Context: one part of a larger RNA
RNA sequence: CGCAGGAGACUUGAGGGAAGCCGUCCAUAGUACGAGAGGACCUGGAUGUACGUACCUCUGAUGUACGAGCUGUUCUGCCAAGGGCAUCGCUCGGUAGUCAAGUACGGACCGGAUAACCGCUGAAAGCAUCUAAGCGGGAAGCCGCUCCCAAGAUUAGGUCUCCCGCGUGGUCCCCGCAAGGGGAACCACCCUGAAGGCCCCUCGCAGACUACGAGGUGAUAGGCCACAGGUGUAAGCGCAGUAAUGCGUUCAGCCGAGUGGUACUAAUAGGCCGUGCGG
Numbered sequence: 001c002g003c004a005g006g007a008g009a010c011u012u013g014a015g016g017g018a019a020g021c022c023g024u025c026c027a028u029a030g031u032a033c034g035a036g037a038g039g040a041c042c043u044g045g046a047u048g049u050a051c052g053u054a055c056c057u058c059u060g061a062u063g064u065a066c067g068a069g070c071u072g073u074u075c076u077g078c079c080a081a082g083g084g085c086a087u088c089g090c091u092c093g094g095u096a097g098u099c100a101a102g103u104a105c106g107g108a109c110c111g112g113a114u115a116a117c118c119g120c121u122g123a124a125a126g127c128a129u130c131u132a133a134g135c136g137g138g139a140a141g142c143c144g145c146u147c148c149c150a151a152g153a154u155u156a157g158g159u160c161u162c163c164c165g166c167g168u169g170g171u172c173c174c175c176g177c178a179a180g181g182g183g184a185a186c187c188a189c190c191c192u193g194a195a196g197g198c199c200c201c202u203c204g205c206a207g208a209c210u211a212c213g214a215g216g217u218g219a220u221a222g223g224c225c226a227c228a229g230g231u232g233u234a235a236g237c238g239c240a241g242u243a244a245u246g247c248g249u250u251c252a253g254c255c256g257a258g259u260g261g262u263a264c265u266a267a268u269a270g271g272c273c274g275u276g277c278g279g
Stems, first nucleotide, its partner, number of pairs: 001152001005163007015149004022048006033038001051106005059100004066093005071086006110144003117137004164278001165190001167189005172183004191276001196273004201215004220266003223262005229255003236249005
């Protein structure tokens, strides 16, 4: 921009894409077959490799904004307690998120038309012949079935809902002797500016940007409260000890992203687009 008014939802599916793997074991059955050795078709069940998709309950990895331990040095006047720097200074753990080595699921079943091939009926050619007419069976392959995208599918589809002056004047056309009446398009002016959308703003597990989604008196973000979860028992004080240190207060203190709640703070103020019943 189009989809012959505009808008908000929900859809149909032309068409396109994805997927498509293979093994082992058990039963049937040591059966059929075979002198024996050996050893099935068919059917049913179980379980895996690789691959793919999703997810984070579990197992773990990471987790430089969480907690703790430790060293050197410097600073906060000193002690104590802390801050800075030293690869995140080193080390031990670790929430959310992300991830795999973790977890779940998938390939199926079924239908249709076929290939090689196997047949029925059957002539040409009194026989024979799967083929010439006709009719069947038959593949991991083909077309469906499964999953995803999808009306720019310009053949632009469908359903539901919502919204909007048929104002005045002019030009033009038609009817009419005229007065007047009617009509479509265009122009001007007045009024109107809808439904809805966007900007802006607070944000997101959505995201390169854009887009998408939540929010605008509402739990969107921050703060605060509670909880979960992590670390592992803070500082100060007291007691014991000459002291290092230990014990008590104390399952303490601190705590990023998690869950729930709470309008305290910030979503202010506003602006723009979109018209007027539709060739």
Model confidence (mean pLDDT): 86 of 100. Predicted 3D model of a 279-nucleotide part of an RNA (large-subunit ribosomal RNA, domain VI) from a bacterium. The full RNA is in RNAcentral, with records from ENA.